[in-house]
């Protein structure tokens, strides 16, 4: 920092995912120590027990206990002092929690109208009196809790007088209002004595300032939601009054009508706010546990009392709920304090110790209290640190694992030797945390004072929960300690079993259907480690909300379009101001936290110090070039004026023709009309035709009608008029920035639609009818009604599109066309050059873009404004709101599901798309198949088996070039088990084989006979034992080899170079030619490879050379005769080399080329015929039953031996053959001419015998020699004369040869007899272009013996090829694709079944938050006749003042009653999602077979 993941495969777009990091976590599976920190995130749920707030006797009365003394006793007195109760301080802080709270809070900065107990400066005082009370005692009352009632009595409790520096209020004259004692000590004076007095601290009052703290205000920031837009009536402001410490509608009268909101008022959902924490390169996101500020709440609401402080977490009152006591009368309670308890939940700790430290409260102190806090405890929860040894040690040990069986590997690991002691165990030592304060000497202040009181210094001591803890020493002793998680790719790590889309796994991609690195186990191995994993969460990677930092032709994305509010943006000069904007300085920005340096625990985690930092606000000064702003001015932006121009701009009302249809007249006769072909229609009642005319709608042909004009889009198209919008070019005036865009808004807005009344010729949904269809609710066709048309209105949508929003500047060209206007030819017109503003188009540099592409008309380069996007689907839907008569349209989700969906361009591939171009592919011939018989094969029946494989071309006379046993793999039956066969190891034999004979179907078994070779080692045989042999058993979807096919089709790559982000293109395309990517020519390609062609054979001709087993022309001899013989080398022939052909030669064409087309010559002419050769590949195409061979199985059997039997079975299909139907024939007789091959287990002459098959005998040949071996069709001649025949030849019968142990099932022949079906074959299909089709016989392989088949031979030997529309295969270019398993693709809809999640629904159940009335507890204020009262005034009478009561305002829960909002559930219901291989069409992608597609209806 990237990665995986749509594709065959790129590239981008776009989601999905993943590697990091965090945590107050939980789960699994493990689990040594130790420090340091965290530890109810849920139910603000309820809560037993215990404990968190008490504390002063130096404020008060009085004191129970205990100790001492006295006293006879009751008591007293002295020191200590417990509970209670007056009184004072505290209790409002300190701890809990986040429930409300979107602002009455927070969080920075500022501010004025204020209060303050404790503290601290300062001033001034503290005189005299007085009347009560609880405690207490008596006596009651109550079950308690509590309470009465009479009586005592204190004070720093209350209450008055005085006095008033200051204070307060004022009319400026004056009024007005305090206070409390407590203790220590004393020398002089007074006093009988208390004691006065003095004096020291403490405390009181009254006041002034601080200083910390608390209240109020302000401005800034501070989630979400517009499917929340309008909100407010004390609301806004004012004047007067009232209230508060204190500004104020805080509260009341009154007057005004204001206030706040699109810069989001209101209302709704959610939420404590910061410091900071997690992440992040940063901006951001995200979060709000521990610590720190602040705030709010204390069982639910309400209230207000006390107090400096509070509407009070362990205070009160009242209401409500819930739980406890209870004598039923009435009480009593608030753990969101520390610990515990239930509950909830995935999930959170002890009912510990101390107050030694820190800090709080009270106290003069000492001290008391402190679940604050300190410490321990329990949790791997986090985080940090140690440890689980260390060294040597190969026979690489044993044992696993896995192995090509040689080995590897676990692995120096172990074991085995040495050593070493963290931890941990014993055991003993032992801290820091402590130091004020206390006691003492002394000093200095205060004091008359050596007292008391404060300060300092020296000395002395006391105090530790934690804890006998850190730590340190000794002692044995490797001793006491390693697990989890991954190993298909992302991602570091592989093999073997088992499993068998089954079990499972999975973050994504995906693995699993018999060889699984992906699932489970083992070995191995990697990764982290007291922990590993997993699950959640939240940043990040995501630039995937984009401020940094994204985009909007075509991927998601320009509103249909213009005008114009607010907004926002805005020209040139000169000044002014200083808001933004920049620098300096000051103030704050809590502390902690993050970073840098430093200490301190052995390191670290941790803590400390110290500094930088807090990027922010505020206040001040200064600058002024930008941006704003005033003011003043300018033209160039922008408008207007004058002249002109060109248009299907709009908008009324007329006109006019040609055409369709209907109407009328008239002429005329059988059809018209329509269609791929009919057929519904029409027409003898006169149709279509054709001639005339009337009425009447609705559109304007033809046009140098044009990528031509004009409009914002929408749109506009005969023709002349009214009205009238813009737009341009040229001149020259004049405004003087008056521009641009443009949320809301209101206007136009194509077609269908809708309402209203017209109109309707012709079109033409719906609808009928007729075709075509498997069907046809389509396409064709004939008919036809809204509609089209006007007139008003509604509606407001389109693929409303350039899929491209408006402006403004700038950035190379070249060509076209449409208005204008200038200048030149030039003297006038007219043509034509150029120049120039607007406009519409092509081409195209530079840019730019994912690529196509766009490119002064931009999709360049720049600014302004606006409108939209954020994976696919669900969905442009539901719900809700606005508009619509209504269809509907604007707006606009969610849940659920998917790992994709799309977008350009590339290669293929298909295409009922195009264009060349070849092929016995058509056509054009000629023979056939398809009908019979029969063979032979396959399917299917059958069968104990009818082994098996092959199955569209490319399976079917195929493996099989030959099943009677055998082959044989099938089946029955009968035996065998180291086996039928191979190697090896041990033992043991003297057999064994072979012969006899005897059982059996027969493999075999019994007897008997018989007794290996070598010297030896040992071999050979036999038995037994182990290894193992052995499978035609599965898998040809685990393979190697072979082979079939597309195809002998012409194609199929590479290297460099070149273009392209890239896949890939280029080359191989293109223009020609060829049988060929065969050649030649041009070209960013230039080469080269595999194919083609040539090279090989083999035939056609000719040479040479050799010449026997060939040959015989010439020459000789012989034969009935024949190459027989001698000879011969001429030919023939045979072997061998060689020659010959190459478009070389001439003509025409052609681009001076390839190449063609004639022709010459030649045996052969353009590759001379024929083979053989078979490129990259494809089809999981065949084969595991040639062979090899992985695995899997079988092992007294799927192995193997042996007999019989079956592969030959027979309603029927199919394929491929022979043989026919006959005279181009049959049948008989004579007769001619072959090539290629075989042959000793053979071929077998000749000769006899058989009618023949053959049979016996046997000559020759190991073959150019001997046989096989007459070739047959032809050819002469004969017969037969059109018929089921003298055609054909199955079938049967009889007898028979021949092979072979064997011819019953199941061979071929033979001879006689028999004499079937067939009289040229339907739809449809096959093979052939010349020595080929037909047709005719011959060899041979295979094999005892069987050939209509296969392979080769030759003999005789045609027909037609106009062409390349079409059918089929194929190549080559192009084109559109949603295919790529590639068209046998791919894919849409309903229906049915399941299951999921939403919407309606008659209701029906709840929650919230106002509204209106009714009820009103407590309280506070406010009134108040009558009724009570210690202090104060009054001699009294009474009066101030209060006080219960009892009214009133407000008010909390309650109650009622309409509506509002959300929420939960509903019978039944609508669609949407998702599912194995279900139903029924074929709608889309190609021209998808009717081009799609948009909007409506």
């Nucleotide at each position: 920092a990237g990665g995986g993941u749509u594709u065959g495969a790129u590239c981008a777009u776009g989601g999905c995912u993943c590697a990091g990091a965090u945590u107050g976590a939980a789960c699994g599976c493990u689990g040594g120590c130790g420090g340091a920190a965290u530890g109810c995130u849920u139910u603000a749920c309820a809560c037993a027990u215990g404990c968190a707030a008490g504390u002063c006797g130096a404020a008060c009365g009085g004191u129970a206990g205990a100790g001492g003394g006295g006293g006879c006793a009751a008591c007293c007195c002295c020191u200590u002092g417990a509970g209670a109760g007056u009184g004072g301080c505290g209790a409002a802080c300190g701890g809990g929690u986040g429930a409300g709270u979107a602002a009455u809070g927070u969080a920075u900065c500022g501010g004025a109208a204020c209060g303050u107990g404790c503290c601290c400066a300062g001033u001034c005082g503290u005189g005299g009196g007085g009347g009560a009370u609880a405690a207490c005692g008596u006596a009651g009352u109550g079950a308690a809790a509590a309470u009465u009632a009479c009586g005592c009595u204190a004070a720093u409790a209350c209450c008055g007088c005085a006095u008033a520096c200051g204070a307060u209020c004022u009319a400026u004259g004056g009024a007005u209002g305090a206070a409390a004692g407590c203790g220590g000590g004393g020398g002089a004076u007074c006093g009988c004595a208390a004691g006065a007095c003095c004096u020291c601290g403490c405390g009181c009052g009254a006041u002034u300032g601080g200083a910390g703290c608390g209240g109020c205000c302000g401005a800034u920031a501070u989630c979400a939601g517009a499917u929340u837009a309008g909100g407010u009536a004390g609301u806004u402001g004012g004047u007067a009054g009232g209230g508060u410490a204190a500004a104020g509608g805080c509260c009341u009268a009154c007057c005004a009508a204001g206030c706040c909101a699109a810069c989001g008022a209101u209302c709704u959902g959610u939420a404590g706010c910061u410091g900071g924490u997690c992440u992040g390169a940063g901006a951001g996101g995200a979060c709000g546990a521990c610590c720190a500020g602040c705030c709010a709440c204390a069982c639910u609401g309400g209230a207000a009392c006390u107090g400096a402080g509070a509407c009070a977490c362990g205070g009160u009152c009242c209401a409500g709920a819930c739980u406890c006591c209870u004598a039923c009368g009435g009480g009593a309670g608030g753990c969101a304090g520390c610990a515990g308890u239930g509950g909830g939940g995935a999930a959170u700790u002890u009912u510990g110790g101390a107050c030694a430290a820190u800090g709080g409260g009270c106290g003069a102190a000492a001290g008391c209290c402190u679940g604050a806090u300190c410490c321990a405890g329990c949790c791997a929860u986090u985080c940090c640190g140690c440890g689980u040894g260390c060294a040597g040690g190969a026979u690489g040990a044993a044992g696993g694992c896995c192995c090509u069986c040689g080995g590897g590997u676990u692995g120096u690991a172990a074991a085995c030797u040495g050593c070493u002691u963290u931890u941990g165990u014993a055991c003993a030592g032992a801290a820091c945390g402590a130091a004020a304060a206390g006691g003492u000497u002394u000093c200095u202040a205060u004091u008359a004072a050596u007292a008391c009181u404060a300060g300092g210094a020296g000395c002395u001591c006391a105090u530790g929960a934690c804890g006998g803890u850190a730590c340190u020493g000794u002692a044995a002793g490797a001793a006491u300690a390693a697990g989890c998680a991954c190993c298909g790719g992302c991602u570091a790590a592989c093999u073997a079993c088992g499993u068998g889309c089954c079990a499972g796994c999975a973050g994504c991609c995906g693995c699993g259907g018999u060889a699984a690195u992906a699932c489970g186990u083992a070995g191995g191995g990697u990764g982290c480690a007291a922990g590993c994993g997993u699950u959640a969460u939240c940043c990040g990677g995501a630039u995937u909300c984009a401020c940094u930092g994204g985009g909007u032709u075509u991927a998601a994305a320009g509103g249909g379009u213009g005008c114009g509010u607010a907004g926002g943006c805005g020209g040139g000069u000169a000044g002014g101001u200083a808001a933004g904007u920049c620098a300096g300085u000051g103030g704050u920005g809590a502390a902690a936290u993050c970073c840098u340096g430093g200490a301190g625990c052995u390191c670290a985690a941790c803590u400390c110090c110290a500094g930088a930092a807090c990027u922010g606000c505020c206040a001040u000064u200064g600058a002024u070039a930008c941006u704003a702003u005033c003011u003043a001015u300018c033209u160039u932006g922008a408008a207007u004026a004058u002249u002109g121009u060109g248009g299907a701009g709009g908008u009324a009302a007329g006109c006019g023709g040609a055409a369709u249809a209907u109407g009328u007249c008239a002429u005329g006769u059988a059809g018209c009309g329509g269609u791929g072909a009919a057929a519904u229609g029409c027409a003898u009642a006169g149709a279509u035709a054709c001639c005339a005319u009337c009425a009447g709608g609705a559109a304007c042909a033809c046009c140098g009608g044009g990528u031509g004009g004009c409009g914002a889009a929408g749109g506009c198209g005969c023709c002349a008029c009214u009205c009238u919008g813009g737009a341009u070019c040229g001149a020259c005036a004049c405004u003087g920035a008056c521009g641009c865009u443009g949320a809301g808004g209101a206007a136009c807005g194509a077609a269908a639609g809708c309402a209203u009344g017209g109109g309707u010729a012709g079109c033409a949904a719906a609808c009928a009818g007729g075709a075509u269809u498997a069907g046809a609710u389509a396409c064709c066709c004939u008919g036809g009604u809204a509609g089209u048309c006007c007139a008003u209105g509604c509606g407001g949508u389109a693929a409303a599109c350039g899929g491209u929003g408006g402006g403004c500047a700038c950035u190379a060209g070249g060509u076209g066309u449409g208005g204008g206007u200038u200048u030149c030819u030039a003297u006038u017109a007219a043509c034509g050059a150029a120049a120039u503003c607007c406009g519409c188009g092509c081409c195209g540099u530079c840019g730019c873009u994912a690529a196509c592409g766009c490119a002064u008309u931009a999709a360049g380069u720049g600014c302004c404004c606006c409108g939209c996007c954020u994976g696919g689907g669900g969905a442009g839907u539901a719900c809700g709101g606005u508009c619509g008569c209504a269809a509907g349209a604007c707006u606009a989700a969610a849940a659920c599901u998917c790992a994709a969906a799309g977008g350009a361009a590339u290669u293929g591939a298909c295409g009922g798309g195009g264009g060349c171009c070849c092929g016995c592919a058509c056509a054009a011939g000629c023979a056939g198949c398809g009908g019979a018989g029969c063979g032979u094969g396959u399917u299917g029946c059958u069968u104990a088996a009818u082994u098996c494989g092959a199955u569209g071309c490319u399976a079917c006379g195929c493996g099989a070039a030959g099943a009677a046993c055998c082959u044989u793999a099938c089946c029955u039956a009968g035996g065998u088990u180291u086996g039928a066969c191979a190697u090896g190891u041990u033992u043991g034999g003297a057999a064994a084989a072979g012969c006899a004979a005897c059982a059996g179907a027969g493999a075999u078994g019994u007897u008997g006979u018989g007794u290996c070779c070598g010297c030896a080692a040992g071999g050979g045989c036999c038995a037994a034992a182990c290894a193992c042999a052995g499978g035609u058993g599965g898998u040809g979807c685990a393979u190697g080899g072979c082979u079939g096919u597309c195809g002998u089709c012409a194609g199929c790559u590479c290297g460099u170079g070149u273009c392209g982000u890239g896949a890939g293109a280029u080359g191989u395309u293109g223009g020609g030619u060829u049988a060929a990517g065969u050649c030649c020519c041009g070209c960013a390609a230039c080469g080269a490879g595999c194919g083609c062609a040539a090279c090989c054979c083999u035939u056609a001709u000719c040479c040479a050379a050799u010449g026997u087993u060939g040959c015989c022309a010439g020459c000789a001899a012989g034969u009935u005769a024949u190459g027989u013989u001698g000879g011969g080398g001429a030919c023939u022939c045979a072997u061998u080399g060689g020659a010959g052909a190459c478009u070389g030669c001439c003509g025409g064409g052609g681009u001076u080329a390839a190449c063609u087309c004639g022709g010459a010559g030649g045996a052969a002419g353009g590759u001379g015929g024929g083979g053989a050769u078979g490129a990259c590949g494809u089809c999981a195409a065949g084969u595991c039953c040639u062979c090899a061979u992985g695995c899997c199985c079988c092992u007294u059997a799927u192995g193997u031996c042996u007999a019989g039997g079956g592969c030959u079975g027979c309603a029927a299909a199919c394929a491929c053959g022979c043989u026919a139907c006959a005279a181009u024939g049959g049948c008989c007789g004579a007769u001619a001419c072959a090539a290629a091959g075989g042959g000793u287990u053979g071929c077998c002459u000749g000769c006899u015998c058989g009618c023949g098959a053959g049979a016996g005998u046997u000559a020759g040949c190991u073959a150019a020699u001997c046989c096989c071996g007459u070739a047959a069709a032809g050819u002469c001649g004969g017969u037969c004369u059109c018929a089921g025949u003298u055609c054909g030849a199955a079938u049967u019968g009889a007898a028979g040869u021949c092979u072979g142990c064997a011819a019953c099932u199941c061979g071929a022949c033979u001879u006689c007899a028999u004499g079937a079906a067939g009289c040229u074959g339907g739809a449809g299909u096959u093979g052939c272009u010349a020595g080929u089709a037909a047709u005719c016989c011959c060899g041979g392989a295979u094999c005892a013996g069987c050939a209509c088949g296969c392979c080769g031979g030759g003999g005789u030997g045609a027909a037609u090829a106009c062409g390349u529309u079409c059918c089929c295969g194929g190549g080559c270019c192009u084109u559109g694709u949603a295919c790529a398993c590639a068209c046998c693709g791919c894919c849409c809809g309903u229906c049915a079944c399941a299951c999921c999640a939403c919407g309606a629904a008659a209701g029906u159940c709840g929650g919230c938050a106002a509204c209106a009335c009714c009820c009103a507890a407590a309280g506070c204020c406010g009134g108040u006749g009558g009724c009570c009262u210690a202090a104060c005034c009054g001699c009294a009478a009474g009066g101030a003042a209060g006080g219960a009561g009892c009214c009133g305002u407000c008010u909390a829960a309650g109650g009622u009653g309409g509506g509002g909002u959300c929420g939960g559930u509903g019978a039944u219901u609508g669609g949407g999602g998702u599912g194995a291989a279900g139903u029924c069409a074929u709608a889309a992608c190609a021209a998808g077979g009717u081009a799609a597609c948009c909007g409506u209806a």